RNA sequence: GGCGGAGUGGAGCAGUCUGGUAGCUCGUUUGGCUCAUAACCAAGAGGUCAAGGGUUCAAAUCCCUUCUCCGCAACCA
Numbered sequence: 001g002g003c004g005g006a007g008u009g010g011a012g013c014a015g016u017c018u019g020g021u022a023g024c025u026c027g028u029u030u031g032g033c034u035c036a037u038a039a040c041c042a043a044g045a046g047g048u049c050a051a052g053g054g055u056u057c058a059a060a061u062c063c064c065u066u067c068u069c070c071g072c073a074a075c076c077a
Base pairs, nucleotide, nucleotide: 002072003071004070005069006068007067010026011025012024013023020057028044029043030042031041032040050066051065052064053063054062
């Protein structure tokens, strides 16, 4: 270099097909409960959806380019 997959709060993932409020679990913070801790319950904070550009009234989602990671095949050794 070829083919395929992935990139979304601190972690792991969904959402993309069919564009229309950015979500789930864990973690974290605060409060409740408890003699206390854990567990449990409630609430909150935390995301320029890898980067840039395009299409559109509207893009995580569609199109183009680039970057990073993983896998496969082939070739060489």